[in-house]
RNA sequence: GUGGCCGCGCGGGAGAGUGGCUGACCGUUAACGCGGUGCAGUUACGCCGAAGGAGCAACCACCCCGGAAUCUCUCAGGCACCCGGACCGCGCGGACCAA
Numbered sequence: 001g002u003g004g005c006c007g008c009g010c011g012g013g014a015g016a017g018u019g020g021c022u023g024a025c026c027g028u029u030a031a032c033g034c035g036g037u038g039c040a041g042u043u044a045c046g047c048c049g050a051a052g053g054a055g056c057a058a059c060c061a062c063c064c065c066g067g068a069a070u071c072u073c074u075c076a077g078g079c080a081c082c083c084g085g086a087c088c089g090c091g092c093g094g095a096c097c098a099a
Base pairs, nucleotide, nucleotide: 002098003097004096005094006093007092008091009090010089011088012087017045018044019043020042021041022040023039024037025036026035027034028033046079047078048077052075053073054072055071059067060066
C1' cells in the first nucleotide's frame, strides 16, 4: 500500500389502496341540503416488504451448543409527498484478520 470487518459522511435506493363515518376548510342554496379537498381523526376490508423481528434452507461448523439469505411469514413497519429504507458506490477513520 491492497482486500475483508466495524463506524461516520456524501450520493443512489423499490413496492403497495379503496370505501364508509365524523370534523375542519372552500364553493353553492332563502334554508334543508349538495359538491370539492395529496386536510385531520376513526373504521372495514385489501395490499406491500428492502428498518427491525421470526421461520425454514443450500451451505458452513461440529464434543456440545450452533451460524446462515435478496427465500418464507407479516408481529412490527409501510401503501400522495416528506421521513424511513435492505442493499450498492465513493471518501474518511479505527481495532483486528488475510495474502
The RNA shown here (Glycine riboswitch aptamer) has 99 nucleotides and comes from Sphingomonas paeninsulae. The coordinates come from a structure-prediction model, not an experiment, and the mean pLDDT is 79. Taxonomically the source falls in Sphingomonas (Bacteria, Pseudomonadota, Alphaproteobacteria, Sphingomonadaceae). The model forms 91% of the base pairs in the Rfam consensus.